[in-house]
Molecule: Glycine riboswitch aptamer
Organism: Chloroflexota bacterium
């Protein structure tokens, strides 16, 4: 189930930050910045082990763990810094999956 969650296509919406400087060639270098493609990090809490307490277990406390654990938070690797394109997210339509929510 008159189809959740998730995914895809089309279309609309959709920020941020230098139209920087130098060399001079279709690119390279320098500094400054942005975070909403992607990527990475972790809080509470939980899990595991040890110690203490205990007749024993449990509870509780402490210690340890390249254990689990979120983002629009953080980092800025990648990417981006006129506009356009693209961009997380989102409206609408259609398609796939099928209860894994």
């Nucleotide at each position: 189930a008159c189809g959740a969650c998730g995914g895809g296509u089309g279309u609309g919406g959709g920020a941020g930050a230098g139209u920087a400087c130098c060399u001079c060639g279709c690119a390279g270098g320098u500094c400054g910045c942005c975070g909403a493609c992607g990527g990475a990090g972790c809080a509470a809490g939980c899990c595991c082990g040890g110690c203490a307490c205990u007749g024993c277990c449990g509870c509780u406390g402490c210690c340890g763990g390249c254990g689990c654990g979120a983002a629009a938070c953080u980092c800025u690797c990648a990417g981006g810094c006129u506009g356009a394109u693209g961009u997380a997210c989102u409206g609408c339509a259609c398609c796939c999956c099928g209860a894994c929510g």